RNAcentral holds the sequence, with entries from ENA. The RNA shown here (transfer RNA) has 71 nucleotides and comes from a Candidatus Falkowiibacteriota bacterium.

RNA sequence: ACGGGAUUCGUAUAGUGGUAGUACGAAGGUCUCCAAAACCUUUGGCGGGGGUUCGAUUCCUCCAUCCCGUG
Numbered sequence: 001a002c003g004g005g006a007u008u009c010g011u012a013u014a015g016u017g018g019u020a021g022u023a024c025g026a027a028g029g030u031c032u033c034c035a036a037a038a039c040c041u042u043u044g045g046c047g048g049g050g051g052u053u054c055g056a057u058u059c060c061u062c063c064a065u066c067c068c069g070u071g
Stems, first nucleotide, its partner, number of pairs: 001070007010024004018054001025043006047063005
């Protein structure tokens, strides 16, 4: 320099155009003499800009960061 991939709650990870899920975590509660465990409830997220579309996490484009490859 060129090519490819990834970016989603605090962490890990689903989600191929129509209300963003799950697990762990965190907070509160039940239980217990106290705690742990268990159970219930809650919490919190689509890397940034632009475009297409009635509608974008999803499609296009540019940028940022990270990873892999070619030379």
Annotation
Its mean pLDDT, the model's own confidence on a scale to 100, is 84. Its Rfam family is "tRNA". Taxonomically the source falls in Candidatus Falkowiibacteriota (Bacteria, Bacteria candidate phyla).